Context: one part of a larger RNA
Molecule: small-subunit ribosomal RNA, central domain
Organism: metagenome
RNA sequence: UUGGGCCUAAAGCGUUCGUAGCAGGUUCGAGUAGUUCUUUGUGAAAUCGUGCAACUCAAUUGUACGGCGUGCAAAGAAUACUACCGAACUAGAGACUGGGAGGCGUAUGGAGUAUUUCAGGGCCAGCGGUAAAAUGUGUUGAUCCCUGAAGGACUGCCAAUGGCGAAGGCACCAUACGAGAACAGGUCUGACUGUGAGGGACGAAAGCUGGGGGAGCAAAACGGAUUAGAUACCCGAGUAGUCCCAGCUGUAAACUCUGUGCGUUAGGCGUUGGAGAAACUACAUGUUUUUCCAGUGUCGUAGAGAAGUCGUUAAACGCACCGCCUGGGAAGUACGGUCGCAAGGCUGAAACUU
Numbered sequence: 001u002u003g004g005g006c007c008u009a010a011a012g013c014g015u016u017c018g019u020a021g022c023a024g025g026u027u028c029g030a031g032u033a034g035u036u037c038u039u040u041g042u043g044a045a046a047u048c049g050u051g052c053a054a055c056u057c058a059a060u061u062g063u064a065c066g067g068c069g070u071g072c073a074a075a076g077a078a079u080a081c082u083a084c085c086g087a088a089c090u091a092g093a094g095a096c097u098g099g100g101a102g103g104c105g106u107a108u109g110g111a112g113u114a115u116u117u118c119a120g121g122g123c124c125a126g127c128g129g130u131a132a133a134a135u136g137u138g139u140u141g142a143u144c145c146c147u148g149a150a151g152g153a154c155u156g157c158c159a160a161u162g163g164c165g166a167a168g169g170c171a172c173c174a175u176a177c178g179a180g181a182a183c184a185g186g187u188c189u190g191a192c193u194g195u196g197a198g199g200g201a202c203g204a205a206a207g208c209u210g211g212g213g214g215a216g217c218a219a220a221a222c223g224g225a226u227u228a229g230a231u232a233c234c235c236g237a238g239u240a241g242u243c244c245c246a247g248c249u250g251u252a253a254a255c256u257c258u259g260u261g262c263g264u265u266a267g268g269c270g271u272u273g274g275a276g277a278a279a280c281u282a283c284a285u286g287u288u289u290u291u292c293c294a295g296u297g298u299c300g301u302a303g304a305g306a307a308g309u310c311g312u313u314a315a316a317c318g319c320a321c322c323g324c325c326u327g328g329g330a331a332g333u334a335c336g337g338u339c340g341c342a343a344g345g346c347u348g349a350a351a352c353u354u
Base pairs, nucleotide, nucleotide: 004325005324006323007308008307012322014202015201016200017199021195022194023193025089026088027087028086029085031084032083033082034081035078036077037076038075039074040073041072042071048066049065050064051063052062053061054060092192093189094188095187096185097184098183104178105177106176107175108174109173110172111155112154116150117149118148119147120146121145122144126137127136163170164169207248208247209246210245211244212243216242217241222236223235224234259321260320261319262318263317264316267299268298269297270296271295272294273293274292275291276290277289278288279287280286303310304309327354328353329352336347337346338345339344
């Protein structure tokens, strides 16, 4: 609960596509509906106002008139706005063309350094590890040096305050296929749009199922230390897992703790992409300056805000639509439903307490 809110106090769904619904650009025409106005009918009683009356007065009650009854129905009028119908437009949206940017995705192939192991050679007593040690490892020759091989994971420098993606996320190189955005042109379509309850899809890490793989790292379990203890922090070793394929799970501080779209409202300084102009010039896909558009940062005016702060990438000023909140705990629990192989997810209380 006809109210106020959602960066940090409770509150923006993890993201996106989209059904219903809701909202919707400019111009013209026609009448119907909504809408507005007028009239008529109806609109219980009580309650309310005024007059009179009855209880000795009053409260109260009766009676007459009025008002209220915000509504409904019918008739008539108005035609701006809204809807429906028809016609047209191009400023929204989309298509097209052009040259560029990008760790955007999927698949395949290749490369690189390092770690580890193995094989061969060299050397000879330690190595490793720590605050200090010990466990560990080494004369069956380790550590260290050289050569070769195997295998798995990863992708240094470039690297940025930078780029791309709806979000999760994305970084060695090449190729193929696929997708999106920006800029420029203004050729085409002609409102085709915005949001989006349900619903669909995507969705880090961990986890699960089946099959591979296993170098390094490393939950668990083990040993050594530390300590009063040490189920830890430190050290040694180490299994799931981490990797690949197919499927499931569907959650995160999934964060900008800030939903999406559009419009309006001072600027300054960076930076990325595109386009234009001017000057210079080594004439190069060049350099510098500057303007516009799109992104990404930072400072800041008005304004906002409880303040911190935000401030054309708004938390300012407005519109449209969705989601969500209503003291703390009990509790994201119980029960029910539903999804899942399970773990568990989604939905989601109350008693009681304060």